[in-house]
RNA sequence: GGGCCUAUAGUUAAGCGGUAUAACUUCGGUCUCCAAAACCGACAUCGUAGGUUCGAUUCCUACUGGGCCCG
Numbered sequence: 001g002g003g004c005c006u007a008u009a010g011u012u013a014a015g016c017g018g019u020a021u022a023a024c025u026u027c028g029g030u031c032u033c034c035a036a037a038a039c040c041g042a043c044a045u046c047g048u049a050g051g052u053u054c055g056a057u058u059c060c061u062a063c064u065g066g067g068c069c070c071g
Base pairs, nucleotide, nucleotide: 001070002069003068004067005066006065007064010024011023012022013021018054026042027041028040029039030038047063048062049061050060051059
């Protein structure tokens, strides 16, 4: 220098254009003499900037971060 993959909640991941989801974590409650476990519930997320579209996490472009390959 060229090419490819990737970015979603505090963490690990789903989500092929139509209400963003699960597990763990955290918080509250039930239970218990207390605690743990179990059960019930709550909070919280689409890297940034543009474009296409009635509508974008999803499609396109650039940038940024991470990873890999070639030279």

Description: Predicted 3D model of a 71-nucleotide RNA (transfer RNA) from a Minisyncoccota bacterium. RNAcentral holds the sequence, with entries from ENA. Model confidence (mean pLDDT): 81 of 100. NCBI's taxonomy places the organism under Bacteria, Bacillati, Minisyncoccota.